[in-house]
Context: one part of a larger RNA
RNA sequence: UCCAGCGAGUUAAUCUCAUGCGCAAGGUUAAGUCAUUUGACGGAGCCAUAGUGAAAGCGAGCCUGAAUAGGGCGAUUAAGUGCAUGGGAUUAGACCCGAAACCAGGUGACCUAACCAUGGGCAGGUUGAAGCUGCGGUAAAGCGCAGUGAAGGACCGAACCGUAGAGCGUUGUAAAGCUCCCGGAUGACCUGUGGUUAGCGGUGAAAUGCCAAUCGAACUUGGAGAUAGCUGGUUCUCCUCGAAAUAGCUUUAGGGCUAGCGUCAAUUAAAUUAGCAGAUGGGGGUAGAGCUCUGUCAAGGACUGGGGCGGGCAACCGUACCCACCCUUAACAAACUACGAAUACCAUCUGUUCUACAUUGGCAGUUAGAACGUCGGGGCUAAGCUCGGCGCUCGAAAGGGAAACAGCCCAGACCAUCGUCUAAGGUCCCUAAAUAUACACUCAGUGGGAAACAAGGUGAGAUUUCUUAAACAGCUAGGAUGUUGGCUUAGAAGCAGCCAUUCAUUUAAAGAGUGCGUAACAGCUCACUAGUCAAGAGAUCUUGCGUGGAAAAUGUAACGGGGCUCAAGUGUAUUACCGAAGACAUGGAUUUACGAUUUAUCGUAAGUGGUAGAGGAGCGUUCCUCUCUGCAGUGAAGCUGGUCUGGAAAGAACAGUGGAGCGUGAGGAAGUGAGAAUGCUGGA
Numbered sequence: 001u002c003c004a005g006c007g008a009g010u011u012a013a014u015c016u017c018a019u020g021c022g023c024a025a026g027g028u029u030a031a032g033u034c035a036u037u038u039g040a041c042g043g044a045g046c047c048a049u050a051g052u053g054a055a056a057g058c059g060a061g062c063c064u065g066a067a068u069a070g071g072g073c074g075a076u077u078a079a080g081u082g083c084a085u086g087g088g089a090u091u092a093g094a095c096c097c098g099a100a101a102c103c104a105g106g107u108g109a110c111c112u113a114a115c116c117a118u119g120g121g122c123a124g125g126u127u128g129a130a131g132c133u134g135c136g137g138u139a140a141a142g143c144g145c146a147g148u149g150a151a152g153g154a155c156c157g158a159a160c161c162g163u164a165g166a167g168c169g170u171u172g173u174a175a176a177g178c179u180c181c182c183g184g185a186u187g188a189c190c191u192g193u194g195g196u197u198a199g200c201g202g203u204g205a206a207a208u209g210c211c212a213a214u215c216g217a218a219c220u221u222g223g224a225g226a227u228a229g230c231u232g233g234u235u236c237u238c239c240u241c242g243a244a245a246u247a248g249c250u251u252u253a254g255g256g257c258u259a260g261c262g263u264c265a266a267u268u269a270a271a272u273u274a275g276c277a278g279a280u281g282g283g284g285g286u287a288g289a290g291c292u293c294u295g296u297c298a299a300g301g302a303c304u305g306g307g308g309c310g311g312g313c314a315a316c317c318g319u320a321c322c323c324a325c326c327c328u329u330a331a332c333a334a335a336c337u338a339c340g341a342a343u344a345c346c347a348u349c350u351g352u353u354c355u356a357c358a359u360u361g362g363c364a365g366u367u368a369g370a371a372c373g374u375c376g377g378g379g380c381u382a383a384g385c386u387c388g389g390c391g392c393u394c395g396a397a398a399g400g401g402a403a404a405c406a407g408c409c410c411a412g413a414c415c416a417u418c419g420u421c422u423a424a425g426g427u428c429c430c431u432a433a434a435u436a437u438a439c440a441c442u443c444a445g446u447g448g449g450a451a452a453c454a455a456g457g458u459g460a461g462a463u464u465u466c467u468u469a470a471a472c473a474g475c476u477a478g479g480a481u482g483u484u485g486g487c488u489u490a491g492a493a494g495c496a497g498c499c500a501u502u503c504a505u506u507u508a509a510a511g512a513g514u515g516c517g518u519a520a521c522a523g524c525u526c527a528c529u530a531g532u533c534a535a536g537a538g539a540u541c542u543u544g545c546g547u548g549g550a551a552a553a554u555g556u557a558a559c560g561g562g563g564c565u566c567a568a569g570u571g572u573a574u575u576a577c578c579g580a581a582g583a584c585a586u587g588g589a590u591u592u593a594c595g596a597u598u599u600a601u602c603g604u605a606a607g608u609g610g611u612a613g614a615g616g617a618g619c620g621u622u623c624c625u626c627u628c629u630g631c632a633g634u635g636a637a638g639c640u641g642g643u644c645u646g647g648a649a650a651g652a653a654c655a656g657u658g659g660a661g662c663g664u665g666a667g668g669a670a671g672u673g674a675g676a677a678u679g680c681u682g683g684a
Base pairs, nucleotide, nucleotide: 001684002683003682004681005680006679011092012091013090014089015088016087017086018085019084020083021082022081023080026047027046028045032041033040034039051058052057061073062072063071064070095233096232098230102223103222104221105220106219107218113197114196115195116194117193118192119191120190121189122187124156125155126154127152131148132147133146134145135144136143160184161183162182165180166179167178168177199215201211202210203209208217236618237617238616239615240614241613246259247258248257249256250255260366261365262363263362264361265360266359267358273356275352276351277350278349279348280347281346282345288339289337290336294333295332296331298329299328300327301326304324305323306322307321308319309318310317311316369394370393372391373390374389375388376387377386378385399410400409401408414588415587416586417585419584420583421582425578426577427576428562429561430560434575436574437573438572439571440570441569447564453548454547457545458544459543460542461541462540463539464538465537466536474532475531476530477529478528480505481504482503485499486498487497511526515524516523589608590607591606592605593604594603595602596601597600619673621670622669623668624667625666626665628663630662631661638657639656640655641654643652644651645650
C1' cells in the first nucleotide's frame, strides 16, 4: 500500500408535538392478587371537567387597590384521556474513537543515588618528608654535612575505574557500541555479597540528576466509558423544497441563546394579501448648486472706527504697520444652506398573477464568507488591503466564451435524439464558421504591457498673415556717413559694463547694431534693400493613428501558437454563417394545481441544478409468527460465469461447482447496509 472481516444516533424514564386506534365529560389503572399460553381482578393514584391569588381564601370570577376607578389573569359554550408508532427535548457514558491530567489502594533500590555490615583488588619503575645514627659546630642548643629511613588525596605507567577529542556506526554488532587518542590509577580509590531509605516520597560533591531502556513528580490496578465549547470519522436508493456566513446579549469573539433566512403540517382569507406595473398624493435635505448664516480663502478700491509706532507739554497731527466694517471681481466645505433633484420610502386607487402572503405549531441548519460593479469611511483617491450601504455571481451551479482561470461575460443541466434556431464570443491554419462587402486610417509587427515629457512621422478640421503691384527658399549686389555716440576703462571703436531725446545725414536700403571674432582695432555675418527666378509660402489651435521615453535573472516568453502589412491590425457601416446541457421539435419519466370521470386513468397548465437542512416514497440484510398442505440428493444454501429485467437501491432464470438446507405472500423485532476515523484484527 492493497484485500477480507469487524467498526459509530442505542436503551430506559419523564415531558412535548404529529399520526392511528379505543372510549368520551370523562379517560385510565400502578404495585399487587388469582388463574395460567398472555386472561381476570385491583380505582390507591394521575390527567381533564374553573379560575385566580404569595397565601389564608374566594369563586364565573379572582388579584391589585381606600375604591363601585383603572389594570392583570380568566369565564362567556367547551374535549379530553389511554395505548401504539414516529419527530424533538431532559436525565443518564447518550453517535463513535481520542487527551495531557486528578484522586485512592498497592508493587518496585536485581538498573541507578546515598548509607550500613562483612570480604576482595591495585604489575613495575621514580622521588626521597619527618624521625634516627655518625661527624663537624656550640657553654649547651639551634645549625651544617654524610648516611639511614621511609612519608605523600607525591610522580611515570599496566590491571581496574572513567570518557575530554576525532573517525566509524545512525533500518547499527549495539534502543549509547567499535577504533585511535586521552584522565585517575594508596585514594574524597575501585569492587563482590547481604541489608536500609518509596512517590504529597526517597536519594542527590546539585545536572531537576537518579529511583528497572519511563521522572518538573515511577509503575500498576481502580474511580473510569474522567472531561474535551477541540480534531477526525459516521455505512442502501430515489423524489419535492431548499438556506446562512446578519442583528442583539454573552469571561463572549473558531462556543452559545433569541430574532432573521429554510422546511413540514394545519388554519384564515376567495376577491383580497404579498410581489410587479401604472396613476395620484406625500415628507425629505443626499447628488448638484450656492455663499445668506458658520468657517476657510484670492485680487482691487474707498473711506470710517479701533490698536501699534513716530512727533508733540497737551489739544492734536502723521503713518510704505495691523485688525474690523463697506463696495467690486473670483473661489472652498462630512460635522455650512436664502436653494435643490434622480432614485428610494409611505399611503390610496386601478390592473395583473403559476397563492408566491399572513397566523399557529413540529423540526432544523447557519451566525469563519469571497470576488466583481457601484456609493462612501480608513489607507498613500496603495494592496488579491480593511469597514459599511445597494446589486450580482460563487458559496450550494454543471454547460459555452475569456489560451489555461470558484466570484468576469452568456446561460440555469429530469432522460433520450448522427433534429432545428440562437446568446456571449467568433469565422487564414491549428479550430466549427467570411482569405465577406464599402469607405477610411496605421508602417510602428503599433496591434500583441506602462507615465510625465520630447519631436519638420502622418491623416482630418479650424483661425490667421504674406502673395503676378511677384510672396517663401536659393543665388548676385549693397548693408554707408556724423562716429571710436557719451560715460567708464590700461584699452571699450555696433558687440565687458552703465546712460539715453538710441539722434541725425545720404539713401533702393542699412540698428548708435542679431551673432561669431580681436588685447583693442581689423575681419565674417544678420536685420533691412535692389536684381534674378517663378506659384504658392508661413504661423497658431483642435483632433485620429503612430515614434522615442522602455533595463532581469533556465529559453523565444508582454498575440494561446503558426503566421498576418495585397491585415488575419484599427475606425465606421452592412449582409451571411458558426456557436451552449439556452429556446424550439419528437418520444419518455416524474411533481404540484385544476378539471373530468371508468377511482386509477385521461386531459390542461406550470415545473423537475443543488451544499447544510426539512419532508416524502422505497430496496436489501438477520431473526420471529402465520401462509403457500411451497422448493430441495431427479441436488438447498454458498461460490464462479456470461445472459436478461427494473427509474434506483436491486431482482430473475440458465450453466458449472457445491453437497443440505432454503424461499414466496402478510405482519412483527432489530447487534440492519462502509471507502475513508495517522480506525481494529488477520492475510498478501
RNAcentral holds the full RNA, with entries from ENA.
This is a predicted structure of a 684-nucleotide part of an RNA (large-subunit ribosomal RNA, domain II) from Saccharimonadales bacterium (SeqCode).
Its mean pLDDT, the model's own confidence on a scale to 100, is 85.